[in-house]
RNA sequence: AGCCCAGGUAGCUCAGUAGGCAGAGCACACCCUUGGUAAGGGUGAGGUCGCCGGUUCAAGUCCGGUCCUGGGCUU
Numbered sequence: 001a002g003c004c005c006a007g008g009u010a011g012c013u014c015a016g017u018a019g020g021c022a023g024a025g026c027a028c029a030c031c032c033u034u035g036g037u038a039a040g041g042g043u044g045a046g047g048u049c050g051c052c053g054g055u056u057c058a059a060g061u062c063c064g065g066u067c068c069u070g071g072g073c074u075u
Base pairs, nucleotide, nucleotide: 001074002073003072004071005070006069007068008067011026012025013024014023020057028044029043030042031041032040050066051065052064053063054062
């Protein structure tokens, strides 16, 4: 340098397949409970789904390109 495989989704760890309202756990804010904590329970906030394009009525999902991370192969 080239090729192959896996991955990139909330602050963190990750789900999310015959394309059809973007989710869970932890963390965070508020509330309930307690004499006060912890634990437990409830509510809420938080997302350009790496980026750019395409297909489609509709894309995290399908197609093309590209960037980044990890692994492998070749010279």

This is a predicted structure of a 75-nucleotide RNA (transfer RNA) from an Aquificaceae bacterium.
Its Rfam family is "tRNA". The family's RNA type in Rfam is transfer RNA.